[in-house]
RNA sequence: UCAGAUCCGUUGGGGUGCCCGUCAGGGCUGAGAGGCGCAAGCUGACCCAUCGAACCUGAUCCGGGCAAUGCCGGCGUAGGGAACGGAGCACGAUGAAGC
Repeated sequence: UCAGAUCCGUUGGGGUGCCCGUCAGGGCUGAGAGGCGCAAGCUGACCCAUCGAACCUGAUCCGGGCAAUGCCGGCGUAGGGAACGGAGCACGAUGAAGC
């Protein structure tokens, strides 16, 4: 200077799929597809927390597309879903650029 409603702490919630493979690894989407373990499970990163599309159910759903897959859209003003404290809200949180 520009933008303009979030930011911080603690605690909690959540998912981790598809394809190729000589099993080293590579490709796709994504914020995230990680690590340890025979397994159960533990853990990292990431995202989300009621102003809640993080995530689950419906769903072995519907349409489109792909090498394949919730890959994209619909369903969705659906049914569920984890919270408290502090700062700020034009007396400007926070971000970006410049000096």
This is a predicted structure of a 99-nucleotide RNA (TPP riboswitch aptamer (THI element)) from Paracoccus albicereus.
Of the family's consensus pairs, 96% are formed in the model.
The sequence was found by an Rfam model in a public genome assembly.
The coordinates come from a structure-prediction model, not an experiment, and the mean pLDDT is 82.
Its Rfam family is "TPP riboswitch aptamer (THI element)". For this family Rfam cites "Structural basis of thiamine pyrophosphate analogues binding to the eukaryotic riboswitch" (Thore et al., J Am Chem Soc, 2008).